[in-house]
């Protein structure tokens, strides 16, 4: 120096007007009061992802004797966690010289399935070529009929690999190695590895097919929920009216109009039709009260698996003590805009230095500053993102 690896962080930066919002306090003004309200002061006031809403928890209501099934979702192992499908730490397999990346990675001897094209055959194998042996003719580059999985060919994939021995030609048919398997043993908490034995091969792959085994998992999500509670209109009960009580217009203590229902019982008057009275029951108007339920409004709501240091255990995730800090809580929904300088990229120019590829500085133009923005709260993933800065290590080359 070049090309890469993996880890961490930053997300413009000071200033000055002008706004927005919570939260405090001052003074004024209104109310009987809790408190409203206006001006002003001091103060908090977005993120790494606040985002997708995928996956876990807390909370909160509903449900709930217990246990099955269905369903769903993880799925090498051993730990962290409040929990996870996250995260660390290890084992295994690929890819990469290397640093490291990446893997749903339980069972395929429980069972069903399915493996396309090509290929003779795709799973109780199988004879296309070829090879080898027999037997027959017209004796040829034949037929016929049996062996042979070594050799070609096809194919993602061909029923163990690769060497020797053996064969008429082969063949785990026999032997070594290496693969399986299967029994011990040693190491490791494990996953596994590592070694020895026997065993001659039997047992292709695909579970992100269907199953199977194992853990897990009741549902809805803060528009959860909890409390205060208006007119309206309906309900419950009392009270009171039912020739009066209400209301409407007009006027001032009166006038008009509306209202003045149904059933029944006693008593009375009457020659009768009928009519006075007193009560009951239903129906109604008025007036008070009581309860659900809306509109409104409070709380839930931001002090929490909380941020930051220090110590200490732990290879790490993380666990424990100690100190310290308080850091947004709207609901038409706040955190924004202009303006100056600086930082940032790029042009032209001038000087410098150079291994001639460039690299620092000055002046001046001109451009750019991303992804994206809280809504009950936190633990992860995932995917977005201008531009930037640190650490560690790889491989190569050069130079001392």
């Nucleotide at each position: 120096a070049a090309a890469g690896c993996g880890g961490a962080c930053c997300g413009g930066a000071u200033g000055g007007c002008c706004g927005c919002u919570g939260g405090u306090u001052u003074u004024c003004g209104c109310g009987c009061a809790g408190g409203c309200g206006a001006a002003g002061g001091c103060u908090g006031g977005a993120g790494g992802a606040a985002a997708g809403u995928c996956c876990g928890g807390g909370c909160a209501c509903c449900g709930c004797a217990g246990g099955a099934c269905a369903g769903g979702a993880u799925g090498c192992c051993g730990g962290c966690u409040a929990a996870c499908g996250g995260c660390c730490g290890g084992a295994c397999g690929c890819c990469g010289c290397g640093a490291g990346g990446c893997g749903a990675u339980g069972g395929a001897a429980a069972g069903u399935g399915c493996c396309a094209c090509a290929g003779a055959a795709a799973a109780c194998a199988a004879a296309c070529c070829g090879c080898c042996c027999u037997u027959c003719c017209u004796c040829g580059u034949g037929a016929a009929g049996g062996g042979u999985a070594a050799g070609g060919g096809u194919g993602a994939a061909a029923c163990g690999g690769c060497g020797a021995g053996g064969u008429a030609a082969g063949a785990g048919c026999u032997c070594a190695c290496c693969g399986c398997g299967u029994c011990g043993g040693u190491g490791g908490u494990a996953a596994c590895a590592c070694c020895g034995g026997c065993g001659g091969c039997a047992c292709g792959g695909c579970a992100a097919a269907c199953c199977c085994c194992a853990u897990c998992c009741g549902g809805u999500g803060c528009a959860a929920g909890a409390c205060c509670a208006a007119a309206u209109a309906g309900g419950g009960c009392a009270g009171u009216c039912u020739c009066a009580a209400g209301g409407g217009c007009g006027g001032u203590u009166c006038g008009u109009c509306c209202g003045g229902g149904g059933c029944u019982u006693c008593u009375u008057c009457g020659c009768a039709a009928g009519g006075a009275g007193a009560g009951g029951c239903c129906g109604g108007g008025c007036u008070g009260u009581c309860g659900g339920g809306u509109a409104g409004g409070u709380c839930g709501c931001u002090a929490g698996a909380g941020g930051c240091g220090c110590g200490u255990c732990g290879c790490g995730a993380g666990g424990c003590g100690c100190g310290u800090c308080c850091c947004a809580g709207a609901g038409g929904g706040a955190u924004g805009g202009c303006c100056a300088u600086c930082c940032c990229g790029u042009c032209u120019u001038c000087c410098g230095c150079u291994u001639c590829g460039g690299c620092g500085g000055g002046c001046g133009g001109c451009g750019a500053g991303a992804c994206a923005a809280a809504a009950c709260c936190c633990g992860g993933c995932u995917u977005a993102c201008a531009g930037g800065u640190c650490c560690g290590c790889u491989u190569u080359c050069u130079c001392c």

Bacterial RNase P class A from a Fibrobacteria bacterium, 400 nucleotides, folded computationally. It is recorded under the gene name rnpB. It matches the Rfam family "Bacterial RNase P class A". Rfam classes the family as a ribozyme. From the family's description: Ribonuclease P (RNase P) is a ubiquitous endoribonuclease, found in archaea, bacteria and eukarya as well as chloroplasts and mitochondria. Its mean pLDDT, the model's own confidence on a scale to 100, is 77.